This is a predicted structure of a 350-nucleotide part of an RNA (small-subunit ribosomal RNA, central domain) from an uncultured prokaryote.
Context: one part of a larger RNA
RNA sequence: CUGGGCGUAAAGCGCGUGUAGGCGGCUGUAUAAGUCGAAUGUGAAAUCCCUCAGCUCAACUGAGGACGUGCAUUCGAAACUGUACAGCUAGAGUAUCGGAGGGGGUGGCGGAAUUCCUAGUGUAGAGGUGAAAUUCGUAGAUAUUAGGAGGAACACCUGUGGCGAAGGCGGCCACCUGGACGAUAACUGACGCUGAGACGCGAAAGCGUGGGUAGCAAACAGGAUUAGAUACCCUGGUAGUCCACGCCGUAAACGAUGAGAGCUAGAUGUUGCGGGUAUUGACCCCUGCAGUGUCGCAGCUAACGCAUUAAGCUCUCCGCCUGGGGAGUACGGUCGCAAGAUUAAAACUC
Repeated sequence: CUGGGCGUAAAGCGCGUGUAGGCGGCUGUAUAAGUCGAAUGUGAAAUCCCUCAGCUCAACUGAGGACGUGCAUUCGAAACUGUACAGCUAGAGUAUCGGAGGGGGUGGCGGAAUUCCUAGUGUAGAGGUGAAAUUCGUAGAUAUUAGGAGGAACACCUGUGGCGAAGGCGGCCACCUGGACGAUAACUGACGCUGAGACGCGAAAGCGUGGGUAGCAAACAGGAUUAGAUACCCUGGUAGUCCACGCCGUAAACGAUGAGAGCUAGAUGUUGCGGGUAUUGACCCCUGCAGUGUCGCAGCUAACGCAUUAAGCUCUCCGCCUGGGGAGUACGGUCGCAAGAUUAAAACUC
């Protein structure tokens, strides 16, 4: 190399856009590079194999034959692959019409609540816990009423409901903007799929500069608990959490399930759009497409389970795995301000 695998045993890159490459729908004609057939030449000798012969046999030696996957040339075949040309519409895309959506960005607005400030009422407690204490309060707290400031988050609606490639997205309004879906079948005519590198996006935490800071809260301080308590509980509290710009590039980034395509019983919810039936109309009922759930047959699976949203039956392309530990570590490279990330061994040991 030839294998076997990747939901949970080792193994799907966090996700996308896309270069090279690989693979690629239907029909016809041509070609003959791949492919297939035949012939010729070559494929040294020795060796191996077959037959015969020579040493008394054998080993050994000799003669003849066969083999020689290969290469070249010539002639031929034309199904498949390739190439060229012509055409098609089922893949893909465009157009028109339509509704759905927390998809993204910017700006503005709103109410509830917490905290703080001011003023009023009011008086001795409040707070907190398993119980307490630290803490706050006669310099008037807690409670309550009115007014004000400021930041952050948007109860109900809210739904195995919606949108997005993933991360993720939820008050309301306006503007800018991406995608998907349904209907029509008008247009293009294979324009497609995947994708090593590359490029972009990427929760939280963390980092840089400048703002902001209500609540919460690593670190830290104190009070408890305890044998101890660098914790769990309590009172405080700084980074941070928020905004702008720039880094970081990792997560149980999970459906622990790569992307695309075709095929293979059903039943029942739900979301969006359409057709039919019916009706005053919304429903109900029948049905198509696209999503999202539950159950379930065949089949698969070590089992659990999966089961038209496959882990079933097949094809194309990419990524990855190869006993445990050492180790996702060392060294080197690349990236980063740093933290570190990424690529990634060996000795040794069981």

Record summary: The full RNA is in RNAcentral, with records from ENA. Its Rfam family is "Bacterial small subunit ribosomal RNA".